Large-subunit ribosomal RNA, domain III from a soil metagenome, 386 nucleotides, folded computationally.

Context: one part of a larger RNA
């Protein structure tokens, strides 16, 4: 220079009360304003205690601060079913032997790793200051081991099936959700009207189990035969005969049950003040609209022709066939370990900052509207630290 510029989106504050040394900013209340395909809610990545409570205000906070993602202390993350670990493989990595190479090392078979993919199983309600598909209550389900009973050809690192998959388009059937009516509970007001076609609030319920529908797909079964499936096969494939004309497979949703339960507007009581605790508890039906979700990994169509392997089913080989093993039911037992707090379009991640930038996925209501545009709103969250 200069007590100058600036104090980081022009979404917006005002009043009353509380606390306090001190209040424009903290807490409570009322009113106002802003977002509302988000500035709401839930995850992944990343962060790593920032979460909750108590006590503090030097520094940090572009001002003050009694407040804080700040300081100090204490507390907090509960799983057979969520995710990982586990089984399986993709690109790719490593790679016994092997090949190559002055050395270092490079490539690569058998293998072994490697998810962003495939593989068993849980929902609803309640609860904490802070966790919950994890705790509690209720109702379920899966896998494995063992035992008993009944029946019995079992057996794989091998064969076969299956898993198993593209883009686009169209139609139908549903459901979530929304809306309306009915029903239940309450109200009838301090200006004009108003017992009415009035106003306000509520009308919620899962997985599982049973049924097997709208729809979609396929001929199915028995017997005989067989140069294929590196051996074998009763399996798969090829061939033949007979029988059956609806049979089988798949499949949302609905209905019943789950539920004489839970939740539920509100009411009562208690400590008397906190977002408190305990108890009782009405109605809980119908219509309409309707998805981008489900049936649908379906159907139609197109050419660029759209992973693999295991779990699973089946077949036999060696072998075992009084055993072992297999199938079914019942009973009993087991299900370890790791993650789980909190932020997550952001003041907690990446940007030196509490930075107008960047950051993948899911949910995403009402009025108007073709619409996830746009404007106004709900739930919810904020008024962007002078």
């Nucleotide at each position: 220079g200069a007590g100058u510029a600036a104090c980081g989106a022009u979404a917006a504050u005002g009043c009353g009360g509380g606390u306090g040394a001190a209040a424009a900013a903290c807490c409570c209340g009322c009113a106002c304003g802003c977002c509302g395909a988000a500035a709401g809610c839930c995850c992944a990545a990343g962060g790593u205690u920032u979460c909750c409570u108590g006590c503090g205000c030097a520094a940090c906070g572009u001002u003050a601060a009694u407040c804080g993602g700040c300081g100090c202390a204490g507390g907090g993350u509960g799983a057979g079913u969520c995710g990982g670990c586990c089984c399986c493989u993709a690109a790719g990595g490593c790679g016994a032997g092997g090949c190559c190479g002055a050395a270092a090392g490079g490539c690569g078979u058998a293998g072994u790793c490697g998810a962003u993919g495939g593989g068993a199983a849980a929902c609803a309600g309640g609860u904490u200051a802070a966790u919950a598909u994890u705790c509690c209550u209720g109702u379920a389900c899966c896998u494995c081991a063992c035992a008993u009973u009944a029946c019995u050809g079992c057996g794989a690192u091998g064969g076969g099936g299956g898993g198993a998959c593209g883009g686009a388009g169209a139609a139908g059937g549903c459901u979530a959700g929304g809306c309306c009516a009915g029903c239940c509970g309450g109200g009838u007001g301090u200006u004009g009207g108003a017992u009415g076609u009035c106003c306000c609030g509520g009308u919620u319920u899962a997985a599982g189990c049973g049924u097997g529908u709208a729809g979609g797909g396929a001929g199915u079964g028995u017997u005989c035969u067989u140069a294929g499936g590196c051996a074998a096969a009763u399996c798969c494939g090829g061939g033949a005969a007979c029988a059956c004309a609806a049979u089988c497979c798949u499949g949302a949703g609905g209905c019943g049950u789950g539920a004489u339960g839970a939740c539920g507007a509100g009411c009562u009581c208690c400590c008397a003040u906190g977002u408190g605790g305990a108890g009782c508890g009405a109605a809980g039906u119908g219509g309409u609209u309707g998805a981008u979700g489900c049936c649908c990994u379906g159907c139609u169509u197109c050419c660029a022709g759209g992973a693999a392997a295991a779990u699973c089913c089946u077949c036999u080989a060696a072998g075992c066939u009084u055993c072992a093993g297999g199938u079914a039911a019942u009973g009993c037992g087991a299900g370890a370990c790791c993650g789980u707090a909190c932020c997550c379009c952001a003041a907690a991640c990446c940007g030196a900052c509490a930075c107008a930038g960047g950051u993948g996925g899911g949910c995403g209501a009402g009025g108007a509207g073709a619409g996830a545009a746009u404007c106004c709103u709900a739930a919810g969250g904020c008024g962007c630290u002078u």

The coordinates come from a structure-prediction model, not an experiment, and the mean pLDDT is 85.